Two RNAs folded together computationally: RNase P RNA and transfer RNA, 449 nucleotides in total. Rfam match: Bacterial RNase P class A. Rfam classes the family as a ribozyme. Rfam describes the family as follows. Ribonuclease P (RNase P) is a ubiquitous endoribonuclease, found in archaea, bacteria and eukarya as well as chloroplasts and mitochondria.
[in-house]
């Protein structure tokens, strides 16, 4: 120098001019309001709304069954389908990547088409005639060469996504874990590891396809609704009509059942109101340091205050600068000009993750190959 | 905001692991008709909204986006 991995961080800056929302103060108006003056005002994703929690409410949030997630270990954390750490497979030469990564010897149920066979396996094509037995031909004879019948075989061919452990050698009539060896694959014990797991020896010739993002089994875990949760003030109307159930019933925001309370309940139709307060933002909060941990994370200290607006503000224009692309100039440093060039998106009770969407631009740490010393 | 449903020819649906993806209405072409309408025969039309995985095979299962409907105040 060139390819590249991984992790963290910013999403233009300054001044000026007019704006928009709240909030303080001060001043004017009976009041709505209005004038000054100070401060203050979106994000890394505010998103999607996929998950977990906080908080309210449903008497308590109690059992059971169903229904849902979640799925090597191990550890963080309010909690989690997040996140570190590790193990195992894979894929990369490698720095790293990805991985729905429990169980198919508990059942049941699928594996179309093709194919002999698709799950207690089997023989369509082939190999083999050693043993038995026939039938023909040769031999004086023992036997031999040919053919069939009973048979053997699963090595090779075809079929398909998938065919009953693989390679090699011996073996054999021809094959075959039939025997061996190395691998796999199971079981037993050692040893390190909390563990997931790795490794060593033994034993056993091999039984155990695939699919659980089929049902299911195993272990854990989840009660329901959502700030239109909920409390408080105020205004208005007709507490009017129908249906349904009725203490073996009905309702309490749960799909049954069982408790537990409560006495009348719900649904339609029609009526009225479409106001204000709280919940509202100091929080698992941010920075900075030391300390503990291999991270994630924790603990201590010391420091700050950062929208709470509901027809919902956060913007528009010039200028310089900073970045990019394009075009000139100049041997080069650089200089000039242009740009409809500077994304994605925009709080709505609050946190803490994941996914998505996104011009660019900086750190840092590594790891491959060139070449120089 | 908060919660639920759905997405398959031009329109309404159906199918929920193995079909050339069905039906009905419209579309076209012939026939009939002096002409049209009905009627009768054929026919064209989609790659199941988008990507990703599972699987031998996905409209169908699982996920991650996109669009599209819907219901949700209070009081008596």
């Nucleotide at each position: 120098g060139a390819a590249g991995c991984u992790g963290g961080c910013c999403u233009g800056g300054c001044a000026g001019u007019c704006g928009c929302u709240g909030c303080g103060c001060g001043g004017g108006g009976c009041a709505a309001c209005c004038c000054g003056c100070g401060g203050a005002g979106a994000g890394g994703a505010a998103a999607g709304u996929c998950c977990g929690g906080g908080c309210u409410c449903c008497g308590c949030a109690g059992a059971g069954c169903a229904g849902g997630g979640u799925g090597c270990c191990g550890g963080c954390u309010a909690a989690c389908g997040g996140c570190c750490g590790g193990g195992c497979g894979u894929c990369g030469c490698g720095a790293g990547g990805c991985g729905a990564c429990g169980g198919a010897a508990a059942g049941u149920g699928c594996c179309a088409c093709a194919g002999a066979a698709a799950g207690c396996a089997u023989a369509c094509c082939g190999c083999c005639u050693a043993a038995g037995u026939c039938c023909g031909g040769g031999g004086u004879g023992a036997c031999c060469c040919g053919g069939g019948c009973c048979g053997g075989c699963a090595a090779g061919g075809g079929u398909g996504a998938a065919a009953a452990g693989g390679u090699g050698c011996g073996g054999u009539a021809a094959g075959a874990g039939c025997g061996c060896a190395c691998c796999g694959c199971g079981g037993c014990g050692g040893u390190g590891g909390c563990a997931a797991c790795a490794u060593c020896g033994c034993c056993g010739g091999c039984a155990c396809g695939g699919a659980a993002a089929a049902c299911c089994c195993c272990a854990c875990c989840c009660g329901g609704a959502g700030c239109a949760a909920g409390a408080c003030c105020g205004a208005a109307u007709a507490g009017g009509g129908g249906a349904g159930c009725g203490a073996c019933a009905g309702c309490g925001u749960g799909g049954c059942u069982c408790g537990c309370g409560c006495u009348g309940c719900u649904c339609c139709c029609g009526g009225g109101u479409u106001g204000g307060u709280u919940g509202c933002u100091u929080g698992a909060g941010c920075g900075c340091g030391c300390g503990g941990g291999c991270a994630a994370c924790c603990g201590c200290g010391c420091g700050c205050c950062u929208a709470g607006a509901c027809g919902a503000a956060u913007g528009a224009c010039u200028g310089c600068c900073c970045g990019g692309c394009g075009c000139c100039c100049g041997c080069g440093a650089g200089g000039g000009c242009g740009c409809c060039c500077g994304a994605c998106a925009g709080a709505a009770c609050c946190c803490g993750g994941c996914u998505u969407a996104c011009c660019g631009g900086c750190c840092a740490g590594c790891u491959u190959c060139a070449c120089c010393u | 905001c908060u919660c639920g449903c759905u997405g398959u020819a031009g329109c309404g649906c159906a199918g929920c692991g193995g079909a050339g993806a069905g039906c009905g209405c419209g579309c076209c072409u012939c026939g009939u008709u002096c002409g049209g309408g009905a009627c009768g025969a054929g026919g064209a039309g989609a790659c199941c909204g988008a990507g990703g995985g599972u699987u031998c095979g996905a409209u169908u299962c699982c996920u991650u986006c996109c669009g599209g409907c819907g219901a949700g105040a209070c009081c008596a």